Predicted 3D model of a 350-nucleotide part of an RNA (small-subunit ribosomal RNA, central domain) from Chlorellaceae sp. Its Rfam family is "Bacterial small subunit ribosomal RNA". Taxonomically the source falls in Chlorellaceae (Eukaryota, Viridiplantae, Chlorophyta, Chlorellales).
Context: one part of a larger RNA
RNA sequence: UUGGGCGUAAAGCGUCUGUAGGUGGCUUCAAAAGUCUUUUGUCAAAGAUCAGGGCUUAACCCUGGGCCGGCAGGAGAAACUCUGAGGCUGGAGUUUGGUAGGGGCAGAGGGAAUUCCCGGUGGAGCGGUGAAAUGCGUAGAGAUCGGGAGGAACACCAAAGGCGAAAGCACUCUGCUGGGCCACAACUGACACUGAGAGACGAAAGCGAGGGGAGCAAAAGGGAUUAGAUACCCCUGUAGUCCUCGCCGUAAACGAUGGAUACUUGAUGUUGGAUAGGUAAAAGCAUUCAGUAUCGUAGCUAACGCGUGAAGUAUCCCGCCUGGGGAGUAUGCUCGCAAGAGUGAAACUC
Numbered sequence: 001u002u003g004g005g006c007g008u009a010a011a012g013c014g015u016c017u018g019u020a021g022g023u024g025g026c027u028u029c030a031a032a033a034g035u036c037u038u039u040u041g042u043c044a045a046a047g048a049u050c051a052g053g054g055c056u057u058a059a060c061c062c063u064g065g066g067c068c069g070g071c072a073g074g075a076g077a078a079a080c081u082c083u084g085a086g087g088c089u090g091g092a093g094u095u096u097g098g099u100a101g102g103g104g105c106a107g108a109g110g111g112a113a114u115u116c117c118c119g120g121u122g123g124a125g126c127g128g129u130g131a132a133a134u135g136c137g138u139a140g141a142g143a144u145c146g147g148g149a150g151g152a153a154c155a156c157c158a159a160a161g162g163c164g165a166a167a168g169c170a171c172u173c174u175g176c177u178g179g180g181c182c183a184c185a186a187c188u189g190a191c192a193c194u195g196a197g198a199g200a201c202g203a204a205a206g207c208g209a210g211g212g213g214a215g216c217a218a219a220a221g222g223g224a225u226u227a228g229a230u231a232c233c234c235c236u237g238u239a240g241u242c243c244u245c246g247c248c249g250u251a252a253a254c255g256a257u258g259g260a261u262a263c264u265u266g267a268u269g270u271u272g273g274a275u276a277g278g279u280a281a282a283a284g285c286a287u288u289c290a291g292u293a294u295c296g297u298a299g300c301u302a303a304c305g306c307g308u309g310a311a312g313u314a315u316c317c318c319g320c321c322u323g324g325g326g327a328g329u330a331u332g333c334u335c336g337c338a339a340g341a342g343u344g345a346a347a348c349u350c
Base pairs, nucleotide, nucleotide: 004321005320006319007304008303012318014201015200016199017198021194022193023192025088026087027086028085029084030083033081034080035077036076037075038074039073040072041071042070043069049065050064051063052062053061054060091191092188093187094186095185096183097182098181099180103177104176105175106174107173108172109171110154115149116148117147118146119145120144121143125136126135162169163168206247207246208245209244210243211242215241216240220236221235222234223233258317259316260315261314262313263312266295267294268293269292270291271290272289273288274287275286277285299306300305323350324349325348332343333342334341335340
């Protein structure tokens, strides 16, 4: 390479948008590039192969034949692919009417709790642990009542529930704004799928500048424990956690499962719609879309398990894998303020 694979054995980019490229619905006509048929030329000889022949045989030698195939030219076929010109509506999209939602951004407002400050009552402990101690407290703590300040997070509702491409999103209200789903017709008429590069977003931690700082808390200090204790436990406590702007670009970024389309028995919940009957209005029931779960048929799987949301049956496109270690290291390059990130070997060894 031919191939084989990627839930857990090596392997799905963290997610999306999209360029080139690849692939692409039904139908009519044309053309004939691919495709197919035939023909001509050519592919030296030798060798190989087939049929004969010559050396006593064989090796060896001589004569003749031929398939498949390559390239080029000619003639033809028109199913499929491509191309050109038309048409269609099922894919896709637009309009209309509804509808659910912690989707996003911004601005207001709210209560509970912790902490701190001020004042009142009060008077000896509080706190903490397995037990203690460090710590706080007669300069009046803790407890309790009233007032105030400030920051962060939003109990119950809450759910196997919802939304979002993913990361993620939850007190309440308002404004702006993205997407989805359902129904009915109308419109456009293949406008589609995927997507190398590229771009955008991307938890936490970390970094730069400026704010903020209640609680928590790396580092650090102290008390314990212990043989030791650079820990687990306790008392403190700084970065940080919060806001604005800018970087970083990584995670067990997980469903460890790329995207799209079609097909293939079912059962039971639940969320959002629709339809029909039903009802005072509803529930429930039946049918049908779109999600989200559990169990399971066939099938698949090494097994576990998956099972109409497939890991089943197929097609298209992308990414990735090829024994363990060395190693996600070295080197080079790109990016970054740095931390580092991306790309990414080999020797050697088993």